[in-house]
RNA sequence: AACCGAUCAGGGCAAACUGCUCGAGAGAGCAGGACGCAAAGCCACGGGCCCACUCCCCUCGGGGAACGGGUAGCCGGGCCGCCGGA
Repeated sequence: AACCGAUCAGGGCAAACUGCUCGAGAGAGCAGGACGCAAAGCCACGGGCCCACUCCCCUCGGGGAACGGGUAGCCGGGCCGCCGGA
């Protein structure tokens, strides 16, 4: 350096739900709360999904395209990092 997560130390983060706030919405922030997480630290680069708007097709069930937003706790990728192992 790369790989791995049984074990040790210090610990860290925080799903659902509830309250307040922001947003048209998806959703986000803060507080409470812990389902889980060895990157559940950071980045929307690729794919997926969600929201808004426009357009096209349609057998009216839906399918597709463009653009913007969201999700890093959907997956991949990039960057960085604690402890331990062989």
The RNA shown here (c-di-GMP-I riboswitch aptamer) has 86 nucleotides and comes from an uncultured bacterium. The model forms 100% of the base pairs in the Rfam consensus. Its Rfam family is "c-di-GMP-I riboswitch aptamer". Rfam's curators write: GEMM was predicted in a large-scale screen for bacterial structured RNA regulatory elements. The coordinates come from a structure-prediction model, not an experiment, and the mean pLDDT is 87. The sequence was found by an Rfam model in a public genome assembly.